[in-house]
RNA sequence: UGUCCCGUGGUGUAAUGGUAGCACAGCAGGUUUUGGUUCUGUUAGUCGGAGUUCAAAUCUUCGCGGGACAACCA
Repeated sequence: UGUCCCGUGGUGUAAUGGUAGCACAGCAGGUUUUGGUUCUGUUAGUCGGAGUUCAAAUCUUCGCGGGACAACCA
C1' cells in the first nucleotide's frame, strides 16, 4: 500500500429492509434466621458522516477502530 472480514447495553450473542430481542452482569423487591440458590420487576445498546427508501442495525458510499492475508522497503 492492496484485498477480504468484523464493529449492536457492562459482557456475549440474535434480528427476511418493517416493535432493537435473548442470556449473563448491575439495581430494586419477594422467598430465606442470614448468605447463596430461586422467582418477579427494572436500567442500559446499533462506531461516525452522507446517500437510497414510505421505512436502514441490515443496502450504497466516505471515514474511524480491530483482525486475517498479500505486496513493498531495509
The RNA shown here (transfer RNA) has 74 nucleotides and comes from Paludibacter sp. Its Rfam family is "tRNA". Its family is annotated with triplet codon-amino acid adaptor activity in the Gene Ontology. By type it is a transfer RNA. The source organism's lineage runs through Bacteria, Pseudomonadati, Bacteroidota, Bacteroidales and Paludibacter.